[in-house]
Molecule: Bacterial RNase P class A
Organism: Fluctibacter halophilus
RNA sequence: UGAGUUGGCCAGGUGAUCGCCGUCUGCAUCGCAGAGGGAGGAAAGUCCGGGCUCCACAGGGCAGGGUGCCAGAUAACGUCUGGGCGGCGUGAGCCGACGACCAGUGCAGCAGAGAGUAAACCGCCUAAGCGCUUCGGCGCCGGUAAGGGUGAAAGGGUGCGGUAAGAGCGCACCGCGUGACUGGCAACAGUUCACGGCACGGUAAACUCCACCCGGAGCAAGACCAAAUAGGGUUCCUUAUGGUGUGGCCCACAUCGGAACCGGGUAGGUUGCUUGAGCCUGCGAGUGAUUGCAGGCCUAGAUGAAUGAUCACCACGCUAGCAAUAGCGUACAGAACCCGGCUUACCGGCCGACUCACCCC
Numbered sequence: 001u002g003a004g005u006u007g008g009c010c011a012g013g014u015g016a017u018c019g020c021c022g023u024c025u026g027c028a029u030c031g032c033a034g035a036g037g038g039a040g041g042a043a044a045g046u047c048c049g050g051g052c053u054c055c056a057c058a059g060g061g062c063a064g065g066g067u068g069c070c071a072g073a074u075a076a077c078g079u080c081u082g083g084g085c086g087g088c089g090u091g092a093g094c095c096g097a098c099g100a101c102c103a104g105u106g107c108a109g110c111a112g113a114g115a116g117u118a119a120a121c122c123g124c125c126u127a128a129g130c131g132c133u134u135c136g137g138c139g140c141c142g143g144u145a146a147g148g149g150u151g152a153a154a155g156g157g158u159g160c161g162g163u164a165a166g167a168g169c170g171c172a173c174c175g176c177g178u179g180a181c182u183g184g185c186a187a188c189a190g191u192u193c194a195c196g197g198c199a200c201g202g203u204a205a206a207c208u209c210c211a212c213c214c215g216g217a218g219c220a221a222g223a224c225c226a227a228a229u230a231g232g233g234u235u236c237c238u239u240a241u242g243g244u245g246u247g248g249c250c251c252a253c254a255u256c257g258g259a260a261c262c263g264g265g266u267a268g269g270u271u272g273c274u275u276g277a278g279c280c281u282g283c284g285a286g287u288g289a290u291u292g293c294a295g296g297c298c299u300a301g302a303u304g305a306a307u308g309a310u311c312a313c314c315a316c317g318c319u320a321g322c323a324a325u326a327g328c329g330u331a332c333a334g335a336a337c338c339c340g341g342c343u344u345a346c347c348g349g350c351c352g353a354c355u356c357a358c359c360c361c
Stems, first nucleotide, its partner, number of pairs: 001357010012314007020038002023035005040332001044343002047341005052218004059251004064214005069083005084098001085096004099209002104207002106203002121148002123144003129140004156174006175198001176196005181190003222271004232262006242256004278297008315330006
């Protein structure tokens, strides 16, 4: 200097004028005046987890669903932190749907001799046996899985010995399995030791098995008030051995009717509705996620939908310029019960650490 990886932060501020919404205070009328306030890091997606409300007094089981290495954090989670193992990358780092294939079932087309208690196509073998012989060998029989081929995958790998030729056939090392020891809470690891020639392989993001977890519906939940209407009509099922009761089925429990269609009325107001697993600062504990203590703060609550417009200055960045200064730019996007995550959008930027390459000293 360039190219990368990763962590954190901002997303504008001040003033004036006009406009809108809400709270408080004063006046006392349908409003006026004053003071303070008014959309995010993702408000998006609705993918998870909860708080809260109702069923409802709400238990057990089956089916079904979710998660899947270890240890922690958290209200909880499929989230996060740290570690282990595996994969990708030169690296900083990133990703992981990471329990079990000896419980069982399935799948792997074609090719190939053969695809799981899976094998002889081409080859190799003048060992033994039989036959022939021009005495070089040839044929039959037999042996073989080291070489070649097919395939995504072919009965551990390299080397030495051995053999007629070969083969863990034997041996050494590696690999694999079992046990012990050492380190670690553990998952796991090992320049450790011993034994074993050891291969009926792969696949569970295939069905399945195993371990743990799981009621449902949702603020359009729910509660209250006022008003109006038609306490309307028709049909079906059932009456305790029955019906109904917020995912399905069964039991238990509770209760005494249930369902469909037509028609009519009301869709108004209040509440839920913002003080929270809240935020900020400081000091501690912890590698960290996070958490303890102390102090401080109250920051939208709308309801067909407010949070806006103009002007000036400042802030940040870029370009030009010695400078003064001038010009340009400021992204993605808008609350609706609330909160913790994940995913996606965004460059308008800023700060830090680390990695690699090249050059100079």